[in-house]
Context: one part of a larger RNA
RNA sequence: CUGGGUUUAAAGGGUGCAUAGGUGGGUAGGUAAGUCAGUGGUGAAAUCUUCAAGCUUAACUUGGAAACUGCCAUUGAUACUAUUUAUCUUGAAUACUUUGGAGGUAAGCGGAAUAUGUCAUGUAGCGGUGAAAUGCUUAGAUAUGACAUAGAACACCAAUUGCGAAGGCAGCUUACUACACAGUUAUUGACACUGAGGCACGAAAGCGUGGGGAUCAAACAGGAUUAGAUACCCUGGUAGUCCACGCCCUAAACGAUGGAUACUCGACAUUAGCGAUACACAGUUAGUGUCUGAGCGAAAGCAUUAAGUAUCCCACCUGGGAAGUACGACCGCAAGGUUGAAACUC
Numbered sequence: 001c002u003g004g005g006u007u008u009a010a011a012g013g014g015u016g017c018a019u020a021g022g023u024g025g026g027u028a029g030g031u032a033a034g035u036c037a038g039u040g041g042u043g044a045a046a047u048c049u050u051c052a053a054g055c056u057u058a059a060c061u062u063g064g065a066a067a068c069u070g071c072c073a074u075u076g077a078u079a080c081u082a083u084u085u086a087u088c089u090u091g092a093a094u095a096c097u098u099u100g101g102a103g104g105u106a107a108g109c110g111g112a113a114u115a116u117g118u119c120a121u122g123u124a125g126c127g128g129u130g131a132a133a134u135g136c137u138u139a140g141a142u143a144u145g146a147c148a149u150a151g152a153a154c155a156c157c158a159a160u161u162g163c164g165a166a167g168g169c170a171g172c173u174u175a176c177u178a179c180a181c182a183g184u185u186a187u188u189g190a191c192a193c194u195g196a197g198g199c200a201c202g203a204a205a206g207c208g209u210g211g212g213g214a215u216c217a218a219a220c221a222g223g224a225u226u227a228g229a230u231a232c233c234c235u236g237g238u239a240g241u242c243c244a245c246g247c248c249c250u251a252a253a254c255g256a257u258g259g260a261u262a263c264u265c266g267a268c269a270u271u272a273g274c275g276a277u278a279c280a281c282a283g284u285u286a287g288u289g290u291c292u293g294a295g296c297g298a299a300a301g302c303a304u305u306a307a308g309u310a311u312c313c314c315a316c317c318u319g320g321g322a323a324g325u326a327c328g329a330c331c332g333c334a335a336g337g338u339u340g341a342a343a344c345u346c
Stems, first nucleotide, its partner, number of pairs: 004317003007300002012314001014201004021194003025088007033081002035077008049065006091191001092188003095184003099180002103177007110154001114150008125136002162169002206247006216240001220236004258313006266291009295302002319346003328339004
């Protein structure tokens, strides 16, 4: 390389957009590059194969044939691929009519809780635990009430719900903005799929500058526990957690399941439409789930949201360890990231 694979054994890129490339719907015509057929030339000899002959045989030698699967030229064929012309509508996109949602960005507003402060009531404890202690408290705590301030998060609704490419998104209102389904079949007429490089987005933690700082809380301190306890438990507590801008680019980034298209038994639930309009029952499209059959699978299981049957494109795997390490390169302020071996060993 071929082959075989990628839910769980090694293996799907974190996700999208898109360049090159690869692949690609129906009908009719032209061309004939690929493709197929004929003919001619060439494909040295030897070798190989085969049929004979010659050395007593064989090896060996000699002669004939075949072959040399290739290349060039030429004459044809036109199903498929290609190319070109015309055309079609079912793929794709657009338009119109709705509908839907925690999709995104920004601004404003709200109540509960927490903490702090002030005032009032009130008196000896509070807090915490398995039990305690550290801690707070007669300078009046805890508790109760009133007022004020601050930051962060949004109980109930809430769901096997919904939206988003993924990460993710949840109080309410407004502005701006993106999207999807359905219906009509009006418009364009293959405009499509995938996508190496590339570009963009990408939880948490972390980094830089400036704010903010209620809660929680790495580090740290103290109290316990214990043989010890650099822990688990308790009292405190700083970075951080929050905001703006700029970096970082990794996760069990998971459905451990790449994307697209077509086909293939049923049952039930649910979301948004259409139709019907009475959720009575049945129909239809797009999602979200549960169960089950054929089929598949090593099994667990998957099963129209496939891990079934097929086609196209990309990514990745090839015994364990050494190792996602070393070296080099690129990126980064750093932390580190991406790419990524070998010796040796079993």
Predicted 3D model of a 346-nucleotide part of an RNA (small-subunit ribosomal RNA, central domain) from a metagenome. Rfam family: Bacterial small subunit ribosomal RNA. Gene Ontology terms of the family: structural constituent of ribosome and ribosome. The prediction has a mean pLDDT of 86.